[in-house]
The RNA shown here (c-di-GMP-I-GGC riboswitch aptamer) has 79 nucleotides and comes from a Deltaproteobacteria bacterium.

RNA sequence: ACCGAUAAAGGCAAACUAUCCGUGAGGGUGGGACGCAAAGCCAUGGGUCAUCGAUAUGGUGAUCGCCAGGCUACCGAAG
Numbered sequence: 001a002c003c004g005a006u007a008a009a010g011g012c013a014a015a016c017u018a019u020c021c022g023u024g025a026g027g028g029u030g031g032g033a034c035g036c037a038a039a040g041c042c043a044u045g046g047g048u049c050a051u052c053g054a055u056a057u058g059g060u061g062a063u064c065g066c067c068a069g070g071c072u073a074c075c076g077a078a079g
Stems, first nucleotide, its partner, number of pairs: 002079001003076002011036002016031006034065001040071003044068003047063006
């Protein structure tokens, strides 16, 4: 360094829910845990979704807990 344990410490938080924001996808905060070794960050490529629309190889958005890529990071058994 790869790698990731019936390890230790710590972390995040799906569905659902209360409230707020948004036309919407969806997002913020609190509750709540299905899961996660990058479920930390970045919409760069693809996917999916919303919206606009003159219907198009289009515009504007959402999602990184869909996949890939980039940047950064705690711990340390076996190999």
It matches the Rfam family "c-di-GMP-I-GGC riboswitch aptamer". Gene Ontology term of the family: cyclic-di-GMP binding. A reference for the family is Weinberg et al. (2017), "Bioinformatic analysis of riboswitch structures uncovers variant classes with altered ligand specificity", Proc Natl Acad Sci U S A. It was read from a public genome assembly, where an Rfam model found it.